[in-house]
RNA sequence: GCCGGUGUGUCGGAAUUGGCAGACGAGGCAGACUCAAAAUCUGUUGGCGGUAACGUCGUGCGGGUUCAAGUCCCGCCACCGGCA
Repeated sequence: GCCGGUGUGUCGGAAUUGGCAGACGAGGCAGACUCAAAAUCUGUUGGCGGUAACGUCGUGCGGGUUCAAGUCCCGCCACCGGCA
């Protein structure tokens, strides 16, 4: 240099044909149980603003297509593999 693959909450990872982003698990937080803890069970858990209701932003980065993009298209970055 060329070709292919991957990039999503704190972490592992789903999202099938473009249609509520984050299922499920781990971890965190709160509660129950306990003398206390562990284990177990219940609830909750993306960021920011807000007392709250709610608003707004968010799938590596930038742009495009579309009523609608994690998903399709273009450019770039990082990592992994192959070829030279």
A computed fold for an 84-nucleotide RNA from a Lachnospiraceae bacterium, annotated as transfer RNA. Taxonomically the source falls in Lachnospiraceae (Bacteria, Bacillati, Clostridia, Lachnospirales).